This is a predicted structure of a 1438-nucleotide RNA (small-subunit ribosomal RNA) from an uncultured bacterium.

């Protein structure tokens, strides 16, 4: 886009259309077809006349009505049940047909008859509805004439045709009519033709699915006779023939009314068949036929049958798929109006009746179209919402004002067209006019991308949205409100359908190497396509002219309603078919036409593991006899089962037997695939190469079909040596129904017979043809090298590979052996799982094969390539990664820190490596954050305002745990503005509450690893490549060389800083060589500036120079000088990243959160609580040792609320007293390991010091919980630590002291620096860790802590199976046999004609009954589609 819709919100108005898609369910009421007296008999009003005894009576006059008669009721109205059909459509055909009313032309209408309804009377029934007498009329019926004429019998002439034949004249034979009726003109009656109308049949070619429907038919298919029908025909019947339809899809099965047309789409296509037109089917259900021009009949009849009604139970009566209307069913679909005014129709002569066809009118926004809901003006940019960065921003000229208008609704008057003499239902309606007033008239979806359009609250993966993608787990543009905006607008959105985008079924218009898709492979059948050339030919083909091709609709131009929508006129168009006349290129057809260059054949050769049979061969392996020989063999990663002293294995000799055929062997050969390997023989197919001739298109592919068709598997006989599924044993292993060993049956092998599948693969169907090469291979031919043979060289044909243009490909790759370009056939595919599954059908002995859905789920599955990442992948390389040492940890006490338990509270944080002597460079109060108690509430703390006050701190005393509460003292500065301080109120402080996944800052790791980009070129569609890779080389992405790259940034290095060697300057607090003084001794002193040190400045190392290797690099190895040698050592310095790593409790900081408290203040407690596990240390277990005694030798640091010397005291910590020193000057300070002696002698000790008592010492307001140190006493465990781990490559481990910071106190055990003493060891890179570069695989991308596969549990869902069971359908036999037309009979009845005077009889007809036919039913037995089923299978989603 669109709809006959619904559904949700929501609704002013007009105009023109629509309007039970479902139950072909059921139907109350009403109405939808009647009408003619001018066809008849009857009835015989109101009216008029006469008469009248006023009762009434005749005469007129026709209303009115039942009958009989005629004409209509086959039309028009509904519906879509059935029909896959000659139903529809479109074009032919009737030489095979019918037609009432109409029209035209031509003739006629003459003489009788008998009846019957109605009406009258009798009568039966509940009704419905009759019977019976009697008596009557027609345009009702029925005989007889006539016969223009028509039918028929014979015949004869002419003309024609499309086969049978047709049409006209003629002559002959039979046979057929009428209402002269009614009427005032005129209408009817009969026969005949034409003609119009309308109807019927007949063919040709068109349009749904399904083969999981392949056979299918007996009136079937033809004949010939007959019957029938308006007509043709097996339309029916006898009889004869066996036909007849199909793979170009018959028979079956589902589904459907067909069509003009709508819809959609650019077109071809694809859906649909409401309204409106044409055709066809149906009328409760099935069957039947009668009237009639016309039915096998909607509102007629008969019969069955189901269901409603009525009954007095004995019968009746009924069909809305016709208009309204009910009920039912469903998402869902109107008044039981008006009126025949108008078009149409039936009936009449006419007036006219009748018409729910039709005109209109109600009702539904159901559609389409039109119109309104006001317009100008108008900033204090009111108020108010909303947001805000607090300025503002927006609603917004919107509103209120102010002027203006009056469409529609409304009241009032007026008024049509449609109506031609008359009639108007719409309808006082359209339309015009007037009045008043902005007055009465807007809403719905959306706002994350697609898609126009954002913000705030609220809500916390709840609530909910959601068309896909997806949104929501405290900052939602996605849920919900609101404010704002977008789009539409009296309608908006939302479901539901179709068409479209979707080239996603492709004819226009895809594809098949890897995405789905070449059938395992060949023959060949219909079929499809098919050389060169000549003549005809005229199907296809093209082209002119005719008919057709309904209207309406679509398209273009006009008109008509104010416009449009609608609607009227002309025009086009309606691909199509028919018909007729023409071309002949090309296609076809015909031609016992012609041709050779496609095929085939001929001749000569020629390689070969093509095929099948027989027959033979040596090595091996086994077993078996035998010798020799002895103690194991075998087997594995390692062994174990197994064989062996009954003699294995190992050897030699002989035998049996099977099965496969080394080396030749080669991307070499043959073969259609599958495959095919020792030699000989026989038999056989195929190619190929060269030459000649024949045939003359014989070709090419092939639906179906046939055949071949690895292994493994069956069947039946053989055969069996190795090898071997199953199965044993033995190992691995947590387990091992496996991998690995030792045994071992089926199999493997042979024959005939089944299977009929494979990654049967080039994952590439066959064929022909074209389109650059370059190199090997195999088969053959030829030319050249005078000539001949090899052999080379060239050349050409067929096959085999490999490399590459061009083009192709989504890239990968193909590329004359095509995936390139081109033709011709066949084969398959159309998300993905279900599923190659179920059901069926075929085939098989069976295993299973071929054929092959659906429900039901998913949003994906898939395919090539990109960066990365991982890999028990692979190359290089590198680290104390590992080897190779040293020394520890893990065991023991005990320091600390952490889990965990405890508790009122044991405050928080850190959690692999990267938490755990971490934050803490130091918890008895404080600290502190946490626990209990007690206060405070503008607050302990900060700023502002505004009012007020003179005080406040400080001291004293008093209550109290203590803040604090109270008495007392005490009484501020000024420049005179105020400043500082208190009080009280209002803003506001606080908050170590919470979120480190909202943040910044810093700060860990990987990692001091050597990488991480960029920009311009280039190559890719592209993502990303290149550069950065590669040969080499370093510690390096360090440099060198290469080289579609050139270059350049941040990493590395290098510059700082420290040590280490020199030089220069300077020379106090430091240094003394020399000079001189002095001392018990000391640079103490003069003085030195020479060395040490300081401080400050230079200089040295650059592979710089030699040699060797290297590519003449780069760079390495060695040596030389040098204090130092190839980065001298250390140390600062940490790319782009990567762990949502670590912190909100250092700070800051959104956001939330508390606000007389989660702030604040104060005691006390706690962070030290202790069955117990971890982590880091200390300190031992001892003789390289302890311990007691002498005695040497640092660096580097601190020091006034400090270091504190010397003297005294004390066993001791330590106390007293107090020099000096603000530090190159004093002090702290003694270094200690060491060396020299002395002891103790292997022990739980003179190791070892944990605890534990007692006594003190300092700090502190205070050491109880809970500080450190000192003495005496006490002397635990421990005698070197399992698994497992850790730290170090040199002045390093290892070992000994020294100082600092934190800090009243409290660290020999942390930390963070200082020096003293001083090792080992390194072959090396397989291995474990980490870690870079190439490379490779990948289903991984949250990135191997990934991904991800089956069982089993449990929910749920749909399917298959399934004893069986309901039912729809539907086929075959058989019985029944309503009504009815047909055939026969009709002894019974019987007015019209015939005979007869009559009686009677015949003709003719009736009722009865027989007979075939057939619906309904019934019984039996199937096909077949569905509901339902205990159980049960496997699927799917969680």
């Nucleotide at each position: 886009g669109a709809c006959g819709a619904a559904c949700g919100c929501u609704g002013g108005c007009g105009g023109c259309g629509g309007g039970c898609u479902u139950a072909a369910a059921a139907c109350a009421u009403g109405c939808a077809a009647g009408u003619c007296g001018a066809a008849c008999g009857a009835u015989g009003a109101a009216g008029g006349g006469a008469c009248u005894u006023c009762g009434g009576u005749c005469c007129u006059g026709g209303a009115u009505u039942a009958g009989u008669g005629g004409c209509g009721a086959a039309c028009g109205g509904g519906u879509g049940c059935g029909u896959a059909a000659c139903a529809c459509g479109u074009g032919a055909g009737a030489a095979a047909u019918c037609u009432g009313c109409c029209u035209c032309a031509a003739a006629g209408a003459u003489c009788g008859g008998g009846a019957u309804a109605g009406c009258a009377g009798c009568u039966g029934g509940a009704a419905a509805c009759g019977g019976c007498u009697a008596u009557u009329a027609a345009u009702a019926c029925c005989g007889a004439a006539u016969a223009u004429c028509u039918u028929u019998u014979u015949u004869u002439c002419a003309c024609c045709g499309c086969a049978u034949g047709g049409u006209g004249g003629g002559a002959u034979u039979a046979a057929g009519a009428a209402a002269u009726g009614a009427a005032u003109u005129u209408c009817g009656c009969u026969u005949u033709g034409a003609g119009a109308u309308g109807a019927u049949c007949u063919c040709g070619c068109g349009g749904u699915c399904u083969a999981u429907c392949a056979g299918c038919u007996u009136g079937u298919u033809g004949g010939u006779g007959a019957g029938g029908u308006a007509a043709c025909a097996g339309c029916u019947c006898a009889c004869c023939a066996a036909g007849g339809c199909u793979a170009c899809g018959a028979c079956g099965g589902a589904u459907a009314g067909c069509u003009g047309g709508u819809c959609u789409g650019a077109g071809a296509g694809g859906a649909c068949g409401a309204c409106c037109a044409g055709c066809c089917a149906c009328a409760c259900u099935g069957g039947g036929a009668c009237u009639g021009a016309g039915a096998c009949a909607c509102g007629g009849c008969c019969c069955a049958g189901a269901c409603u009604c009525c009954u007095a139970c004995g019968g009746g009566a009924g069909g809305c798929a016709g208009c309204a209307g009910u009920u039912a069913g469903g998402a869902a679909u109107c008044u039981u109006g008006c009126g025949c005014a108008a078009u149409g129709g039936a009936c009449g002569a006419a007036a006219g009746u009748c018409u729910g066809a039709c005109g209109c009118a109600g009702c539904c926004a159901c559609g389409c179209c039109g119109c309104g809901u006001g317009a100008a003006g108008g900033a204090u940019g009111a108020a108010g919402g909303u947001u805000c960065u607090c300025g503002g921003a927006u609603c917004g000229u919107a509103a209120a004002c102010u002027u203006c208008u009056u469409u529609g609704a409304a009241u009032g008057g007026g008024a049509a067209c449609g109506a031609a003499a008359a009639u108007g239902a719409c309808g006082g309606u359209a339309c015009c006019c007037a009045u008043a007033a902005a007055a009465c008239a807007a809403g719905g979806a959306c706002c994350g991308g697609c898609c126009a359009a954002c913000u705030a609250u609220g809500u916390g993966c709840c609530a909910g949205c959601a068309g896909c993608c997806g949104c929501g787990g405290u900052g939602a543009u996605a849920c919900a409100u609101a404010g704002g905006g977008u789009c539409c607008a009296a309608g908006c959105g939302u479901u539901g359908u179709c068409c479209g985008g979707a080239u996603u079924u492709a004819u226009u218009g895809g594809g098949c190497g890897u995405a789905a898709a070449g059938a395992g492979c060949u023959c060949g059948u219909a079929g499809g396509c098919g050389g060169u050339u000549c003549a005809g030919u005229a199907a296809g083909u093209c082209a002119a002219c005719g008919g057709u091709g309904a209207a309406a609709a679509c398209u273009c131009c006009a008109g008509g309603c104010u416009c449009a929508a609608c609607u009227u006129g002309g025009a086009g168009a309606c691909g199509c078919c028919c018909g007729c006349u023409g071309a002949u290129a090309c296609u076809g057809c015909u031609g016992u036409g012609a041709c050779u260059u496609g095929a085939a054949u001929u001749u000569g050769g020629u390689a070969g593991g093509g095929g099948a049979u027989c027959a033979c061969g040596g090595a091996a392996u086994u077993c078996c006899u035998g010798g020799u020989g002895u103690a194991g063999c075998g087997g594995u990663g390692a062994a174990a089962u197994g064989c062996g002293c009954a003699g294995a294995u190992a050897u030699c000799a002989g035998g049996a037997g099977g099965a496969a055929c080394a080396c030749c062997g080669g991307u070499g050969g043959c073969g259609a695939a599958g495959g095919c390997g020792g030699u000989g023989a026989u038999c056989u197919g195929g190619g190929c190469c060269a030459a000649u001739a024949u045939u003359g298109a014989c070709g090419c592919u092939g639906a179906g079909g046939a055949g071949c068709g690895a292994a493994a598997g069956c069947g039946u006989g053989g055969g069996g040596a190795g090898c071997a599924a199953a199965c044993a044993g033995g190992a691995u292993u947590a387990g091992a129904u496996a991998c690995c060993c030792u045994g071992g049956u089926a199999g493997u092998c042979c024959a005939c017979g089944c299977c009929g599948u494979a990654a049967a693969c080039g994952g590439u169907g066959g064929g022909c043809a074209c389109u650059a090469g370059g190199u090997g291979u195999g088969g053959g031919c030829g030319a050249u090298u005078u000539u001949c043979a090899a052999c080379g060289u060239c050349g050409u044909c067929c096959g085999u590979g490999c490399c590459g243009c061009a083009g192709c490909u989504a890239a990968c790759g193909c590329a004359u052996u095509a995936a390139g370009u081109g033709c011709c056939c066949c084969g398959c595919c159309u998300g993905g799982g279900g599923a190659g599954u179920a059901c069926g059908g075929c085939c098989g002995c069976a295993a299973g094969g071929c054929u092959a859905a659906a429900a039901c789920u998913c949003a994906a599955a898939g395919g090539a390539a990109u960066u990365g990442a991982c890999g028990g992948g692979g190359g290089c390389c590198c680290g104390u990664a590992c080897a190779a040492g040293c020394a520890g940890c893990g065991g023991a006490g005990c320091a600390u820190g952490u889990g965990g338990c405890u508790u009122a509270a044991u405050u928080c944080g850190a959690a692999g490596c990267a938490a755990c002597g971490c934050g803490a460079a130091g918890a008895a109060c404080c600290u502190u954050a946490c626990c209990u108690a007690g206060g405070c509430u503008u607050g302990a703390c900060a700023u502002g305002u505004a009012c007020g006050g003179a005080a406040a701190a400080g001291c004293u005393g008093c209550a109290g745990a203590g803040a604090u509460a109270u008495a007392g003292u005490g009484u501020c500065c000024u420049u005179c503005g105020g400043g500082g301080c208190c009080g009280u109120a209002c803003a506001c402080a606080g908050g170590u509450g919470g979120u480190g996944c909202a943040u910044g800052g810093u700060u860990g790791u990987c990692g001091u690893c050597a990488g991480c980009u960029c920009g311009u070129g280039u190559c890719g569609u592209g993502a990303g490549a290149u550069g950065u890779u590669g040969g080499g080389u370093u510690a390096a992405g360090u440099c060198c060389c290469g080289c579609a790259a050139c270059g350049a940034g941040c990493g590395c290095a290098a510059c700082c800083c420290u040590c280490g060697u020199c030089c220069u300057a300077u020379g106090u607090u430091g240094c003394c060589a020399g000079c001189g003084c002095g001392u018990a001794a000391u640079g103490g002193c003069g003085g030195g500036a020479a060395c040490u040190c300081g401080u400050a400045g230079g200089a040295g190392a650059c592979u710089g120079c030699c040699g060797g290797g290297g590519a003449c690099a780069a760079c390495u190895c060695g040596g030389a000088g040098g204090a130092a040698g190839g980065u001298g050592g250390g140390g600062a310095u940490g790319a782009u990243g990567u762990c949502a790593a670590a912190u909100c409790a250092u700070c800051a900081u959104g956001c939330c959160c508390c606000u007389u408290a989660c702030g604040u203040c104060u005691a006390g407690g706690g962070c030290u609580g202790c069955a117990c596990a971890c982590a880091u240390g200390c300190u031992a277990c001892a003789a390289u040792g302890g311990c007691u005694g002498g005695u040497a030798c640092a660096a580097a640091g601190g020091g006034c609320u400090g270091c504190g010397a010397a003297c005294c005291u004390g066993c001791g910590a330590g106390g007293g007293u107090g020099a000096g020193c603000c530090a190159a000057u004093c002090c702290c300070a003694a270094a200690a390991a060491g060396c020299c002696a002395g002891u103790c002698u292997c022990a739980g000790u003179u190791c070892g010091g944990a605890u534990u008592g007692g006594a003190g010492u300092c700090u502190g307001c205070a050491a109880c919980u809970c500080g450190a140190c000192u003495c005496c006493a006490u002397g635990a465990a421990g005698u070197c630590g399992g698994a497992g781990u850790u730290g170090c490559u040199a002045g390093u481990a290892a070992u000994c002291c020294c100082a600092g910071a934190u800090c009243a106190g409290c660290a020999u055990u942390g930390c963070u620096g200082g020096g003293g003493u001083g090792a080992a060891u390194a072959c090396g890179u397989u291995c474990c860790c980490g870690g870079g570069c190439c490379u490779u695989g990948u289903a991984c991308a949250c990135a191997c802590c990934g991904c991800c596969c089956g069982u089993c549990a449990c929910a749920c869902c749909a399917c298959g199976g399934g004893a069986g069971u309901u039912g729809g359908u539907u086929u075959g036999a058989c019985c029944u046999g309503a009504a009815g037309a047909c055939g026969g009979u009709g002894c019974g009845c019987u007015a019209a004609c015939c005979c007869g005077c009559a009686a009677g009889g015949g003709a003719g007809g009736c009722a009865g009954c027989c007979g075939g036919c057939c619906a309904c039913g019934g019984u039996c037995a199937g096909g077949u589609c569905a509901g339902c089923g205990a159980c049960u299978g496997g699927g799917g989603u969680g």
The coordinates come from a structure-prediction model, not an experiment, and the mean pLDDT is 84.